Source information
This is a predicted structure of a 132-nucleotide RNA (c-di-AMP riboswitch aptamer (ydaO/yuaA leader)) from a Solirubrobacterales bacterium. The sequence was found by an Rfam model in a public genome assembly. Its Rfam family is "c-di-AMP riboswitch aptamer (ydaO/yuaA leader)". Rfam's curators write: This family represents a conserved RNA structure found upstream of the ydaO and yuaA genes in Bacillus subtilis and related genes in other bacteria. Its family is annotated with regulation of gene expression and cyclic-di-AMP binding in the Gene Ontology.
């Protein structure tokens, strides 16, 4: 300096250092931005399978669910716990010289629980990347 991200600005307090301007490192305060939970009105799975004249309603059986994130969803080939691999596309994201080109399309996390959601409560402020 440019990306990609919410991931940025302020003050102060201990340490040590100092050329006494400061500077390194710890861990607070608040602003900003991001994310969660939280009424009340509203909404509130699928699939196969029996029965019914037919629809519905019944009834039996299988299928946990949720968060961040753009990262879903589908086919088609190997595998069959020596596995969870590869390979096309795809919802949808980024960047640019933008009628076009070029990349992502990951990965973690809660733990049986959360829909929306006023008030109200909690939390994150990290990390990775090009070019000179």
């Nucleotide at each position: 300096c440019g990306c990609c991200g919410a991931g940025c600005c302020a003050c102060g307090c201990u340490g040590c250092g100092u050329c006494c301007g400061c500077g390194c490192a710890g861990g607070g305060u608040g602003g900003g931005c991001g994310g969660g939970g939280g009424a009340a009105c509203c909404a509130u799975u699928g699939c196969g399978g029996a029965g019914c004249a037919g629809u519905u309603u019944u009834c039996c059986g299988c299928u946990g669910g949720g968060g961040c994130g753009a990262a879903u969803c589908g086919g088609c080939c190997a595998a069959a716990u020596u596995a969870c691999g590869g390979c096309c596309g795809u919802a949808g994201c980024g960047c640019g010289g933008a009628g076009c080109g070029c990349g992502c399309g990951a990965g973690c996390c809660c733990g049986a629980c959360a829909g929306c959601u006023c008030a109200c409560c909690c939390c994150g402020u990290a990390g990775g990347c090009g070019a000179a």